Two RNAs folded together computationally: RNase P RNA and transfer RNA, 474 nucleotides in total. It holds a member of the Rfam family "Bacterial RNase P class A". Gene Ontology terms of the family: dimeric ribonuclease P complex, ribonuclease P activity and tRNA processing. By type it is a ribozyme. From the family's description: Ribonuclease P (RNase P) is a ubiquitous endoribonuclease, found in archaea, bacteria and eukarya as well as chloroplasts and mitochondria.
RNA sequence: GCCGUCUCCCGGGCGGUCGCAAUGGGGCGCAAGCUCCUGUUGAGGAAAGUCCGGACACCGUAGGGCAACCCGCCUUGUGAAAGCAGGGGACGCGAACCGAGAGGAACGUGGAUGGAAAGUGCAGCAGAAAACAAACCGCCGAUGGCUCGCAAGAGCACAGGUAAGGUUGAAAUGGUGGGGUAAGAGCCCACCGCGCCGAGGGCAACCGGAGCGGCAGUGAAAACCCCGGGUGGUGCAAGACAUAACAGGGAAAGGGCGGCCCGCCCGUCAAACUCCCGGGUAUUAGUCGCAUCCUGCGCAAGCAGGGCGCCCGCGCUUCGGUGCGGGUGAGAGAAAUGACCGUCCAGCCUCGCCUAAGAACGGGGUGGACAGAAUCCGGCUUACAGGGAGGCGGCACCC
RNA sequence: GCGGGUGUAGCUCAGUGGUAGAGCGUCACCUUGCCAAGGUGAAUGUCGUGAGUUCGAAUCUCAUCACCCGCUCCA
Repeated sequence: GCCGUCUCCCGGGCGGUCGCAAUGGGGCGCAAGCUCCUGUUGAGGAAAGUCCGGACACCGUAGGGCAACCCGCCUUGUGAAAGCAGGGGACGCGAACCGAGAGGAACGUGGAUGGAAAGUGCAGCAGAAAACAAACCGCCGAUGGCUCGCAAGAGCACAGGUAAGGUUGAAAUGGUGGGGUAAGAGCCCACCGCGCCGAGGGCAACCGGAGCGGCAGUGAAAACCCCGGGUGGUGCAAGACAUAACAGGGAAAGGGCGGCCCGCCCGUCAAACUCCCGGGUAUUAGUCGCAUCCUGCGCAAGCAGGGCGCCCGCGCUUCGGUGCGGGUGAGAGAAAUGACCGUCCAGCCUCGCCUAAGAACGGGGUGGACAGAAUCCGGCUUACAGGGAGGCGGCACCC
Repeated sequence: GCGGGUGUAGCUCAGUGGUAGAGCGUCACCUUGCCAAGGUGAAUGUCGUGAGUUCGAAUCUCAUCACCCGCUCCA
């Protein structure tokens, strides 16, 4: 320098003209108002999906149980939680190397990493046999049977034996070597693997010497399920308020079930705060909720400075925090934040100059994605032209 | 905005781990002088899309896209 990959950051700037939304001030008018002039403010890293967690508000079925939903190895940090980050364990995949071999294994890498020895269900097709395994081919046929033979024995493959070999499959009931046998087989032995137990190690997940065991319990929990922890329900169309207007009536003994049950509440006489029908009315659905506090300036909208909250960077730290710097805090109500022009900035194309080629320089052209607040906040996920920074890996060159 | 649901053949739907089906429609043939009706047969799908789990996915999980439905004040 180039390529790949991961993480983080930015994601056009300035000026003008015309608009849009909100909100001030002035003008005209007695007023309703007119919309004449003028000012101020106005999207994001994801504002998105609405997938989690909260704030906040209301509901009295907010009590219990079931159901439903969320989380799920250990540890540390952070956080209100969800989540995120660091380290570790176990598991899967790859693999230097070691071993005659079975096999072991540094290291790398991956994930939505509780439990498959609580239970239920599933494993189609193929295959002989598939989760309480199995005899199609093959091998054997010691023993029993049949045939031949005087006999020794030979033959048959009927009873049967056999999981070493073949075939199927995602998966075939430990493996290597030897002994053994009629043939075989953990049947026996050595080693390898595995399981149980467990001295000891580790905060823990977990690892694990010695010993014991002939070898079982394969997979899948992103099947039901079980275990541990958590959740009352509804969501700003939650809800609160103001001005006004109106007309009450009827029937039931039940009703309130937000998933179900118990329990609970209201009612069953008048009345009403149970239920049903009807009635009313201000807003093209009003005002608040709704967007931070203080000081100064300004008539005001607002601006500036400071505090506070959140984010980022750098520094200090006794790891509790803290100092400095920068950024940010829009609030409409069916929903505004845009278009054009000039200029600059990346990037891309092209021409010129120079050259072996390129870079640089100069001219011209092109040129900026995904997207659009709707109560707010923290996360997760998804979309994204182009640019920048850093880490890691590879290649090339120089020292 | 908040909450809930659905995507399977041209249309309407079934299928909820093991070779994707039904009805209507379409096409061809038979029947008829011709048409309709009727009969026989055939074709028809990346199961919205992309990943993952699994030996195996329409089915389970996650993401994404499209569509549909419900929810508004006073008393």